[in-house]
Context: one part of a larger RNA
RNA sequence: UGACGGGGGCCCGCACAAGCGGUGGAGCAUGUGGUAUAAUUCGAAGCAACGCGCAGAACCUUACCAGCCCUUGACAUGUCCGUCGCGGGACCGGAGAUAGGGUGUGCGGAAGCGUCCAUUACAGGUGGUGCAUGGCUGUCGUCAGCUCGUGUCGUGAGAUGUUGGGUUACGUCCCGCAACGAGCGCAACCCCUGUCCUAUGUUGCCAGCGGAUUAUGUCGGGGACUCAUAGGAGACUGCCGGGGAUAACUCGGAGGAAGGCGGGGACGACGUCAAGUCAUCAUGCCCCUUAUGGCCAGGGCUGCACGCAUGCUACAAUGGGUGAUACAACGGGCUGCGAGCUCGCGAGAGUCAGCAAUCCCUUAAAGUUAUCCUCAGUUCGGAUUGAAGUCUGCAAAUCGACUUCAUGAAGCCGGAGUCGCUAGUAAUCGCGGAUCAGCAAAGCCGCGGUGAAUACGUUCUCGGGCCUUGUACA
Numbered sequence: 001u002g003a004c005g006g007g008g009g010c011c012c013g014c015a016c017a018a019g020c021g022g023u024g025g026a027g028c029a030u031g032u033g034g035u036a037u038a039a040u041u042c043g044a045a046g047c048a049a050c051g052c053g054c055a056g057a058a059c060c061u062u063a064c065c066a067g068c069c070c071u072u073g074a075c076a077u078g079u080c081c082g083u084c085g086c087g088g089g090a091c092c093g094g095a096g097a098u099a100g101g102g103u104g105u106g107c108g109g110a111a112g113c114g115u116c117c118a119u120u121a122c123a124g125g126u127g128g129u130g131c132a133u134g135g136c137u138g139u140c141g142u143c144a145g146c147u148c149g150u151g152u153c154g155u156g157a158g159a160u161g162u163u164g165g166g167u168u169a170c171g172u173c174c175c176g177c178a179a180c181g182a183g184c185g186c187a188a189c190c191c192c193u194g195u196c197c198u199a200u201g202u203u204g205c206c207a208g209c210g211g212a213u214u215a216u217g218u219c220g221g222g223g224a225c226u227c228a229u230a231g232g233a234g235a236c237u238g239c240c241g242g243g244g245a246u247a248a249c250u251c252g253g254a255g256g257a258a259g260g261c262g263g264g265g266a267c268g269a270c271g272u273c274a275a276g277u278c279a280u281c282a283u284g285c286c287c288c289u290u291a292u293g294g295c296c297a298g299g300g301c302u303g304c305a306c307g308c309a310u311g312c313u314a315c316a317a318u319g320g321g322u323g324a325u326a327c328a329a330c331g332g333g334c335u336g337c338g339a340g341c342u343c344g345c346g347a348g349a350g351u352c353a354g355c356a357a358u359c360c361c362u363u364a365a366a367g368u369u370a371u372c373c374u375c376a377g378u379u380c381g382g383a384u385u386g387a388a389g390u391c392u393g394c395a396a397a398u399c400g401a402c403u404u405c406a407u408g409a410a411g412c413c414g415g416a417g418u419c420g421c422u423a424g425u426a427a428u429c430g431c432g433g434a435u436c437a438g439c440a441a442a443g444c445c446g447c448g449g450u451g452a453a454u455a456c457g458u459u460c461u462c463g464g465g466c467c468u469u470g471u472a473c474a
Stems, first nucleotide, its partner, number of pairs: 001474002003471003007468007015458002019421005026313008034304002042053002064299002067296001069294002073122001077121001087113001091101002124288002127286003133282002135277003138273001140271001145184006151160003164175003190265004195233007205222002209220003236259001239253005315414001319373007331361003336355002340351004380411001385406007427450007
């Protein structure tokens, strides 16, 4: 000087408390451990691995396994030699890669491209090392810290500044002070959202005027409104009052769409964990080179006495069923979205308009309303299984999703424990998208609808910041 203390003081955080809802019990989904396996590819490991890499494993992917094959190679550059043999490609053999046969026959006739043969230099490696590395990322932590120059003090390591008194979300600001300044952080500048103004009105809008229609902004028309897209205004403790050291600031009030950082995002200091990644990529060294490289078809990554993690669905009446009926936003669409009509109980099929504020996906669902059920393992719950189908795709047995009929398991609110959340939040309800032929999505990322309870407080638990103290630790 740090680190540590079941030392002290001050202060924060859904840290506790106060509340609301879960998880831990059940079934299922997904990940993982274990086990089994020819293989069940590899990585991730307390928080910070475990719905993680994977924004989508039937083949492919694919790295794994057993098997059939290739050896200058699937791919790159160069060298040398020879030949125009040859380039598209149904069919036969084979699991196929591909051997041979066979059909067929273009450009050119020089060069070149391409192909074939030969030749080595090399290619190739998801082989090893993340403890050789770059880059990228997690984490403490959006915590308020981390430092420097000059000066001063100290023999020196170092100190001072950065401590102190207030204050703040903040090393934020004020005051004081052997310090005076400065940098990286904080804040602001950026984006979205909340109010208003101006401009512009099509594919958007329809108040007033007129026309048509079974009906509809549908038509003439209009720019008021909504909305869209640009540009501005607006919030700064600016104003008033109390407190305070007359300061910083804080409490209350006015006005205002918004009030004291308005709400949300992006943004992550010096560093820590030899944290993670050699399997995104790049890369040193090591290793393989008729194989640890390459091709193919099949299998596996989906195996199952079991443990754990994250979710979904439930156990019902604030509910379940049936009928009627109302209101979104974000998005996506041309090998696509697909209206309408016809067929089918349905998943869907057939046909075929329209389509980038125009058409479609698209009926939002909880809600409201009418009615049935009447507390039961039930008209709760839907696992599992049987049968028949639909769709995608070369292919759905291993191993897809969905539909219909039948079947109708556990489960009656969950031990010790443990998690999330302070407001348009939790809870609850549906909708969209990426990936994608299809889909194991109940995941992820977004969107809107309905919409709470509670916070006395900081003694305690956990994590963190500042000052101080002890130390036999570094």
Molecule: small-subunit ribosomal RNA, 3' major domain
Organism: uncultured prokaryote